This is a predicted structure of a 71-nucleotide RNA (transfer RNA) from Parcubacteria group bacterium CG23_combo_of_CG06-09_8_20_14_all_35_6. The sequence is in RNAcentral, with records from ENA. Rfam family: tRNA. Taxonomically the source falls in Bacteria candidate phyla (Bacteria).

RNA sequence: GCAGGUAUCGUAUAAUGGCAUUACCCGACUUUUCCAAAGUCGUGACAGGGGUUCGACUCCCCUUACCUGCU
Numbered sequence: 001g002c003a004g005g006u007a008u009c010g011u012a013u014a015a016u017g018g019c020a021u022u023a024c025c026c027g028a029c030u031u032u033u034c035c036a037a038a039g040u041c042g043u044g045a046c047a048g049g050g051g052u053u054c055g056a057c058u059c060c061c062c063u064u065a066c067c068u069g070c071u
Base pairs, nucleotide, nucleotide: 001070002069003068004067005066006065007064010024011023012022018054026042027041028040029039030038047063048062049061050060051059
């Protein structure tokens, strides 16, 4: 230099163009004499920019970071 891939709550993870899922963590509550465990509820995310579309995590282009291969 070329080609391919990955990027989603603090962490891990799902998604057939139509309300962004689940678990752990965190907060509140219930339960318990207290703690732990258990249960209920809640907060929190689509790498950045642009385009297509009524509508984009999803399709297209560029950029950034990382991984792999070739030279």